Annotation: A computed fold for a 92-nucleotide RNA from Thermosediminibacter litoriperuensis, annotated as Glycine riboswitch aptamer. The sequence was found by an Rfam model in a public genome assembly. The model forms 91% of the base pairs in the Rfam consensus. Model confidence (mean pLDDT): 80 of 100. It matches the Rfam family "Glycine riboswitch aptamer". Rfam describes the family as follows. This family represents the bacterial glycine riboswitch.
RNA sequence: AUGAAGGGUGCGGGAGAGACCCCACGAAGGGGCGCCGAAGGGGUAAGUGGCGUAGCCAUGAAACUCUCAGGCAAAAGGACCGUAUCCUGACA
Numbered sequence: 001a002u003g004a005a006g007g008g009u010g011c012g013g014g015a016g017a018g019a020c021c022c023c024a025c026g027a028a029g030g031g032g033c034g035c036c037g038a039a040g041g042g043g044u045a046a047g048u049g050g051c052g053u054a055g056c057c058a059u060g061a062a063a064c065u066c067u068c069a070g071g072c073a074a075a076a077g078g079a080c081c082g083u084a085u086c087c088u089g090a091c092a
Stems, first nucleotide, its partner, number of pairs: 006087008018033001020032004034072003040068001041066003047059005
């Protein structure tokens, strides 16, 4: 089961921040300063567990935080939201 919760795909919406400077320049590329927070990744509370219990250790979420990665015209990407469809199939 007239489908909880979760997941895939299509469609629509979807923010921020230098089209910065230098070197090289055939092409690939290298360096510098400033910034953003919404792929991904790291950190953290309560709580929980343990211990040798004024506490310590482990575990532990986010849109908070770091800025490793990524990004700073457009395009692309984009957490998240809506919707269509598919998969899975909880309580009763």